The RNA shown here (transfer RNA) has 72 nucleotides and comes from Cystobasidium sp. The sequence is in RNAcentral, with records from ENA. The source organism's lineage runs through Eukaryota, Fungi, Basidiomycota, Pucciniomycotina and Cystobasidium.
[in-house]
RNA sequence: ACGGAUAUAGUAUAGCGGUUAGUACAGCUACCUUCCAAGUAGUUAGCAAGAGUUCGAUUCUCUUUAUCCGUA
Numbered sequence: 001a002c003g004g005a006u007a008u009a010g011u012a013u014a015g016c017g018g019u020u021a022g023u024a025c026a027g028c029u030a031c032c033u034u035c036c037a038a039g040u041a042g043u044u045a046g047c048a049a050g051a052g053u054u055c056g057a058u059u060c061u062c063u064u065u066a067u068c069c070g071u072a
Base pairs, nucleotide, nucleotide: 001071002070003069004068005067006066007065010025011024012023013022018055027043028042029041030040031039048064049063050062051061052060
C1' cells in the first nucleotide's frame, strides 16, 4: 500500500428493516443469615462517529476512526 473481518451496558455475547434492544457475569438496594459467603427478589447501565436509502435503520449503502487477520 492492497484485500478481508469486527465495533451493542463495566466485561462477555444475541439480535435477517417495525423488539420496551435480550441474556450471563459484575455493580447497587431489599430479603435471608449472629456476621460473611451462597441463595431469592428488584434495580442501574448500551448500539464507534458522520452522511445516505427508506414511512421506519443496531440491521442496508458510503466515508472516517479503532482493533484483528492475510498478501506484498